The part of an RNA shown here (small-subunit ribosomal RNA, 5' domain) has 530 nucleotides and comes from an uncultured prokaryote. The RNAcentral record of the full RNA draws on ENA.

[in-house]
Context: one part of a larger RNA
RNA sequence: GAUUGAACGCUGGCGGCAUGCCUAACACAUGCAAGUCGAACGGCAGCACUGGAGAGCUUGCUCUCCUGGUGGCGAGUGGCGGACGGGUGAGUAAUGCGUAGGAAUCUGCCCUAAAGUGUGGAAUAACUCGAGGAAACUCGAGCUAAUACCGCAUAAUCUCUACGGAGCAAAGCUAGGGACCUUCGGGCCUAGCGCUUUAGGAUGAGCCUACGUCGGAUUAGCUUGUUGGUAGGGUAAUGGCCUACCAAGGCAACGAUCCGUAGCUGGUCUGAGAGGAUGAUCAGCCACACUGGGACUGAGACACGGCCCAGACUCCUACGGGAGGCAGCAGUGGGGAAUAUUGGACAAUGGGCGAAAGCCUGAUCCAGCAAUGCCGCGUGUGUGAAGAAGGCCUUCGGGUUGUAAAGCACUUUCAGCGAGGAGGAAAAGCUCAGGGUUAAUACCCUUGAGUGUUGACAUUACUCGCAGAAGAAGCACCGGCUAACUCUGUGCCAGCAGCCGCGGUAAUACAGAGGGUGCAAGCGUUAAUC
Repeated sequence: GAUUGAACGCUGGCGGCAUGCCUAACACAUGCAAGUCGAACGGCAGCACUGGAGAGCUUGCUCUCCUGGUGGCGAGUGGCGGACGGGUGAGUAAUGCGUAGGAAUCUGCCCUAAAGUGUGGAAUAACUCGAGGAAACUCGAGCUAAUACCGCAUAAUCUCUACGGAGCAAAGCUAGGGACCUUCGGGCCUAGCGCUUUAGGAUGAGCCUACGUCGGAUUAGCUUGUUGGUAGGGUAAUGGCCUACCAAGGCAACGAUCCGUAGCUGGUCUGAGAGGAUGAUCAGCCACACUGGGACUGAGACACGGCCCAGACUCCUACGGGAGGCAGCAGUGGGGAAUAUUGGACAAUGGGCGAAAGCCUGAUCCAGCAAUGCCGCGUGUGUGAAGAAGGCCUUCGGGUUGUAAAGCACUUUCAGCGAGGAGGAAAAGCUCAGGGUUAAUACCCUUGAGUGUUGACAUUACUCGCAGAAGAAGCACCGGCUAACUCUGUGCCAGCAGCCGCGGUAAUACAGAGGGUGCAAGCGUUAAUC
């Protein structure tokens, strides 16, 4: 000199854009953060409607009961999603990360292509009844549905194979409709969405290899599933990953092992560079989710807001037993020099579910707080010598503050008040026309034209008008380094200080004042890095 996720002191007008627990991976009250689908299913607790019965009377309204018939829908079965998104950096010095390669693998949803989607069955929740329990919840009996579950059929370019052969699947739902059939529910046909099998792709993931990746030798030897082989098991897959047997290997001074420290990278800071330091925000990867262990489900987890066991802690209890996990967003206590609101909205972007409408979304977009940083703007402009008054200094002549002020003339950024006012919004929906599909001019899909609605921010940005210089300057320093000097007080005292050093009666070095210098909504100090 540059820099910072900074803190402290003094001061503080506005805006834009960023950033904001670096410490206790300490403990957490409360609310929210993952749901959705009735176009898979049986149903109907609640709401609204239709239909039926009854009552009241004001004779066309109100009330009561019944009714899944309709819109819809609590709880339940089922499907998909809760493996993403969000947080943190404890652990990890290599099962990690970075770069470059590799072969023995899997991959829901998505895309392309081929084939199929036939026929039967047994349950079970919800519900009803009964029982236990303080509760959490649990048990028994009975009824019922499905895209839940299980057979049979069919089947290959799929799997196995002794190459003869053997084995393996599925589910329906919605919309529309001309004949034909009908038990009047529908069948049947068409379309869409699904489902099953196979092949390929895309995406994602698992695995292996080489090289690189902090300090310590006051850590020198380490290792027995250890190193390799054979056979088997296991896995989606290779492999001592595991087991049996066999061999005795493997690593290490080019630093093994041990100890300490640490998430890694793109980057960031500094520097002319080489390098050094660092890894906040943003992005990629990894690891973790009260501590330790375990598996289940699933395409994917050994799963932050799932399950089981053990432990510590907290809470409830009828003492028998139960409940919980903010390193999600806010917020609280604590720790600390120190770090924000228990805010708004799904309008946009993205995600989950759904045919869609839509619902959910503390992701996200915004707002609030903080000079924490960077950038921009303002705190007036011109004129004005009697060089006013006052202050300070003085050699008492004057000098300086100083065009500074006052005065005169002007302007109104920003803030304030009032009015107007973009863009972030494109869609979806509706109407018409063309094309595709089809038996069809239904339905559905698609293209185009027209129409039309949706904004948290928001009192938006921006523009115009109004009034008046009106509301807006401090901080550090002035001995040398280092830009900037005098007076008074003090008297090795009080004090200053980054280094040299000042102060013991004329202190430009302490304290105050006048003046000056430097930065400026900041300025200094401290800490840290180059």